[in-house]
Molecule: small-subunit ribosomal RNA
Organism: metagenome
RNA sequence: AGAGUUUGAUUCUGGCUCAGAACGAACGCUGGCGGCGUGGAUAAGACAUGCAAGUCGAACGGGGCAAUUCGGUAGCAAUACUGGAUUGUUCAGUGGCGAACGGGUGCGUAACACGUGGGUAAUAUGCCGGGAAGCAAGGAAUAGCCCAGGGAAACUUGGAUUAAUACCUUAUGUGGUCGCAAGACUAAAGGCGGGGUAACCUGCCACUUCCUGAUUAGCCCGCGGCCUAUCAGCUUGUUGGUGAGGUAAUGGCUCACCAAGGCUACGACGGGUAGCUGGUCUGAGAGGAUGACCAGCCACACUGGAACUGAGACACGGUCCAGACACCUACGGGUGGCAGCAGUCGAGAAUCUUUCACAAUGGGGGAAACCCUGAUGGAGCGACGCCGCGUGGAGGAUAAGGUCUUCGGAUUGUAAACUCCUGUCAUGCGAGAGCAAGAUUUGCAGCUAACUCUGGCAAAUUUGAUAGUAUCGCAAGAGGAAGAGACGGCUAACUCUGUGCCAGCAGCCGCGGUAAUACAGAGGUCUCAAGCGUUGUUCGGAAUCACUGGGCGUAAAGGGUGCGUAGGUGGCGUGGAAAGUCAGAUGUGAAAUCCGGGGGCUCAACCUCCGAAUUGCAUCCGAUACUCCCAUGCUAGAGAACUGGAGGGGAGUCUGGAAUUCUCGGUGUAGCAGUGAAAUGCGUAGAUAUCGAGAGGAACACUAGUGGCGAAGGCGAGACUCUGGACAGUUUCUGACACUGAUGCACGAAGGCCAGGGUAGCGAACGGGAUUAGAUACCCCGGUAGUCCUGGCAGUAAACGGUGCACGUUUGGUGUGGGAGGAUUCGACCCCUUCUGUGCCGUAGUUAACACGUUAAACGUGCCGCCUGGGAAGUACGGUCGCAAGAUUAAAACUCAAAGAAAUUGACGGGGACCCGCACAAGCGGUGGAGUAUGUGGCUUAAUUCGAUGCAACGCGAAGAACCUUACCUGGGCUUGACAUGUAUUGUGUCUCCGGUGAAAGCCGGAUAGCGUAGCAAUACGCGCUUUACACAGGUGCUGCAUGGCUGUCGUCAGCUCGUGUCGUGAGAUGUUGGGUUAAGUCCCGCAACGAGCGCAACCCUUGUGGUUUGUUGCCACCGGAGCAAUCCGAGCACUCGAACCAGACUGCCCAGAUCAACUGGGAGGAAGGUGGGGAUGACGUCAAGUCAGUAUGGCCCUUACGCCCAGGGCUGCACACGUACUACAAUGCCCAGCACAAUGUGAACCGAAACCGCGAGGUGGAGGAAAUCCUAAAAACUGGGCUCAGUUCAGAUUGGAGGCUGCAACUCGCCUCCAUGAAGUUGGAAUCGCUAGUAAUGGUGCAUCAGCUACGGCACCGUGAAUACGUUCCCGGGUCUUGUACACACCGCCCGUCACAUCAUGGAAGCUGGUUUCGCCCGAAGUGCCCGCGCCAACCGCAAGGAGGCAAGGUCCUAAGGCAAGACUGGUAACUGGGAUGAAGUCGGAACAAGGUA
Repeated sequence: AGAGUUUGAUUCUGGCUCAGAACGAACGCUGGCGGCGUGGAUAAGACAUGCAAGUCGAACGGGGCAAUUCGGUAGCAAUACUGGAUUGUUCAGUGGCGAACGGGUGCGUAACACGUGGGUAAUAUGCCGGGAAGCAAGGAAUAGCCCAGGGAAACUUGGAUUAAUACCUUAUGUGGUCGCAAGACUAAAGGCGGGGUAACCUGCCACUUCCUGAUUAGCCCGCGGCCUAUCAGCUUGUUGGUGAGGUAAUGGCUCACCAAGGCUACGACGGGUAGCUGGUCUGAGAGGAUGACCAGCCACACUGGAACUGAGACACGGUCCAGACACCUACGGGUGGCAGCAGUCGAGAAUCUUUCACAAUGGGGGAAACCCUGAUGGAGCGACGCCGCGUGGAGGAUAAGGUCUUCGGAUUGUAAACUCCUGUCAUGCGAGAGCAAGAUUUGCAGCUAACUCUGGCAAAUUUGAUAGUAUCGCAAGAGGAAGAGACGGCUAACUCUGUGCCAGCAGCCGCGGUAAUACAGAGGUCUCAAGCGUUGUUCGGAAUCACUGGGCGUAAAGGGUGCGUAGGUGGCGUGGAAAGUCAGAUGUGAAAUCCGGGGGCUCAACCUCCGAAUUGCAUCCGAUACUCCCAUGCUAGAGAACUGGAGGGGAGUCUGGAAUUCUCGGUGUAGCAGUGAAAUGCGUAGAUAUCGAGAGGAACACUAGUGGCGAAGGCGAGACUCUGGACAGUUUCUGACACUGAUGCACGAAGGCCAGGGUAGCGAACGGGAUUAGAUACCCCGGUAGUCCUGGCAGUAAACGGUGCACGUUUGGUGUGGGAGGAUUCGACCCCUUCUGUGCCGUAGUUAACACGUUAAACGUGCCGCCUGGGAAGUACGGUCGCAAGAUUAAAACUCAAAGAAAUUGACGGGGACCCGCACAAGCGGUGGAGUAUGUGGCUUAAUUCGAUGCAACGCGAAGAACCUUACCUGGGCUUGACAUGUAUUGUGUCUCCGGUGAAAGCCGGAUAGCGUAGCAAUACGCGCUUUACACAGGUGCUGCAUGGCUGUCGUCAGCUCGUGUCGUGAGAUGUUGGGUUAAGUCCCGCAACGAGCGCAACCCUUGUGGUUUGUUGCCACCGGAGCAAUCCGAGCACUCGAACCAGACUGCCCAGAUCAACUGGGAGGAAGGUGGGGAUGACGUCAAGUCAGUAUGGCCCUUACGCCCAGGGCUGCACACGUACUACAAUGCCCAGCACAAUGUGAACCGAAACCGCGAGGUGGAGGAAAUCCUAAAAACUGGGCUCAGUUCAGAUUGGAGGCUGCAACUCGCCUCCAUGAAGUUGGAAUCGCUAGUAAUGGUGCAUCAGCUACGGCACCGUGAAUACGUUCCCGGGUCUUGUACACACCGCCCGUCACAUCAUGGAAGCUGGUUUCGCCCGAAGUGCCCGCGCCAACCGCAAGGAGGCAAGGUCCUAAGGCAAGACUGGUAACUGGGAUGAAGUCGGAACAAGGUA
């Protein structure tokens, strides 16, 4: 510090996600040790048991026990019983202090609760410190104890008796309180010691009054810190005053009376949530989140209410009442409160021991010893966190095993084994702390008269929970101690196997459909490490709420427009003041934490000391530039005045002509109207057309203009009246009067609503006619609301410049509207300057880009409005407005990982422009109808093997299925195999023959014997064959979507790219576009491009002309010979021809056009003229096109079978459909006869002549031919004759018979011949194919395959030999440029809505049921106050009666809980219902994206 994810790619906007840190955590796997921390976050749920607040006998009386002592009784005595005193100890009670601290929890609380800073002259303060003064004299009770009683218990009633530091009275009054003063009122307690006979003196601790300090607390105030306006008004003790009460104290705190106030947009009131803070986590910071542990404050103590006591409470372990719950009970009544420490149950993902000790620190009591202390100090449990340590070190080779493998090896891996060491931790044994200061006793010293006393000294004794722990020493032995997660990208780390859109993974993108680095396992690797991952939460990244630090033309976002309130902001000068601001000082900002430095635990965590910091608040003293405030001026902002012209600015009244329609009248006759075409409609009752007259309503042609005016909406005939604003000029006046503007007010198109008019045309709805699969539409004929006027409502628009208003600054060019000035002119125009509008282009700059650009989207300032992913949704609920329609304000659940902007390259368009092609058109001939052949589909079958399927499958693979082929089926057989290599092994030596069985293959049996080298031989080796066994062979089995290679197609279309440069943020562009031209990205010109490559063209083959050379097998003109002749022989190579080489054609020449071009048109010459004709040649790529069955090949599968052999069958099967062909339908023909002219080719298991036989197929025959020599004959045409338009002398299918040929074999299932038979068919519907010249059409010929043949197919060859092309509107295909796009799997695209099904969340809803809360009323416990007090009472007065005073009971105000009734808010649930979201392959249509087919 960033990264992934929208796209084919790009830039941007924008969300989602990840990497980091943290945690009182939980869960999964794993787990050696120690230190320091930390641990009920949920049910403020309920709690068994134990403990957590007592202490003081030096305040008091008494009981028990013990000791000592003194008596009494009994007894000789011991002794027993009993009484008193003293001492010690103990128990309940009276009394004092404490129990208000400490400890827990976070319910409530949005508040002076907290924080911070102040105030208290408006206050209190036990114990403690300092100071002053005192502590006198009396009295009456009471608990306990005893007696009697009630009760189960808790407890309680009565009587008698008793003490005090308990209670009461009096005195005194330093002092205090009240009061102007006089004056009045006002306290106390003793205990333990020392001395002394005593009086009395004295010490200490208590006690009382007052002053003061300290500490603690109360009250008040400024400021600060949550969400919500879908909570906008709240309030009657409310706000203030007077008086009174009350309190420690101010105060409506309470009451009476008076007044009518008080709070609120700077958010009152209401609702929700929440203890606050120091701090903690995060962050660069600013911030954001949070408030465990520790510390400060607050609140609470089962729930609600209340007071008492007290210095202090309205009291966690006190009281009273009510309620809920639980327990005890004798049923009458009682008792209890763990949110103290442990612990239990419950709920929960989840949080510990019913431990030790008061040794230390601290607290309470006490004179003290001491007691108490679940505060605290320790230990225990939990990897919950942080920190530290260890699980060994060195040497040692490439062991085994595992994994992978290209089979060579690589890796695990110095890792192990093995050798040598070390000894942390754990283990065993032994030694063994610090935290201890005090306390007690004794002695001495000091003070004192003496004692007490001493935090004076000395000695002795004694105190440790932790703990036999830390630590140290010794011993032994590598021995006891490593896992978790990850490995597609982000993100460090890769392979194999299994699985096969299954199982599963996943934080996001996304993996998985047979070769998964993404699932699962394994090996390996990576990262952390006693932990590692997951989940949750917070901050960060996120500048993604933007103060630091964002935006609003098109991405989300400018209010429809103006006026204007509050608010915010505001020109130039002078003086004052000092609020903001700045500087200094003082106080405070607790400690801890954080940071820096130092120190202590071996280090660290941790602990500790010092400093800094604590950005804040308050006070004081200064400064005065800026802002605010006050005062006084100015004129540049703003406004006013005067003059002037422009304008569809607004309102009202009146007027006008053209046109449509209607009415009346005339003329006139059959149609009119309407459309793509029609029909509905109108018309013989006279339409349309035309002429005249009239009625009525609405709108104002031309002028008319990116021209004018207005704030916007908007405004267009003319005249008049009223009226608003802008602009220019003069520089006369005012003197900052300004800008913006939340709430508010006004205006506000069209459509809509209400009331009343009006209605010519147009025209939702509606009716009819068409179109269509349908057509509730588009088109046509009608037509009501409405459109118009008046008055009112409504208040919205793509109300758009998609651009808020105002001001200032910043290069220019060019139009246009309005005004002024200048120059010039007779006057004007043109021209120059300037102000103000309105446009275009464009510099700088801005912008993601497009674009904007003095009319800013530039640079600045002020103010307002608005935005924060898409959908749900501008929807629901609530509120406000409205007659309604509806408007406005405005969410959430849920769901997705995108939605989007601009631009780029393609593709596409029922977009455009240009161009080409047998693409259309013009022609010729076909197909589609018939019969047959052939291929395909389908059907059938044991099998009808497989593949090819729009063009680009279908006479295709197949250049030839009777067996074979053959892959298919049935049956019979074989198993190292029909075939290859290797090893081992048996036999044998090249071989061949025979028999049996069988359909054959095969199986069974027999016979036979002779390789080479070495060696005398035995034998060995080699090479064959063979037996057995093992490796393996074999597979036309699958996958063409794993592949190579080859091929088809777009397309022989003219395209496809690269280097460098330039432009652009970038994808990309440029080049390759443009103007011409071409068959062509062919060439020329121009140009930020310059060059280059693959394609085009050319080079190659063939054909057309000529030349040269050569001359057999070719040729025969001349010469000789033979023959009737063809021709042959010789001679010859002239010609034809063959072969090879060369020439020729290049727009080279001329004319014209064009840009001095490319080129085009015409012409000459020439065999050929503008690539002469034809062929070969196929760019980058597309179609996951075709082929695993040509071969090759990865993977998978079969292995006595999915391999191999054999026989027979099938591939030929036939209701049917399609493609491709052949033959025809006839007279341009058919038949018969005669007769002429080719070329390419083939031939040895071959072609086969003459001759003979046969009607013929063919047979016999065999000359010649391995070929310019032989086979070898063209047919149409032509000549002559017949047929005469008919199912024929056309056509030939089919069938019967007889033959021929090939072959082992023609039944399924061959071809040919002859005789006979003689079907359909008379030119073919919709539709569709080929062809532009030696072409189409037509005629024959040859070859491959092949024993033969289904060939009518395929590939070649020659003969005869046309017609037509105006042209590019249309159909199809293609190319270039441009345009639009929501497409990129690219239009066979994308995509919308209803319906149906499933799931989910949500709105409404009769009702049902909770919670919170309000108003009114009823009842009203306990309790304070007040009233009363006839009952009761010790202290004082009084002789007494009685009084003072007090208590109970009663009443009253207030009031908790409860009740009745009515609301409000907020949940849950619900028949039914509304829309919404989501979903591999449902239905119906086809709304949007292209002109999306009606923009």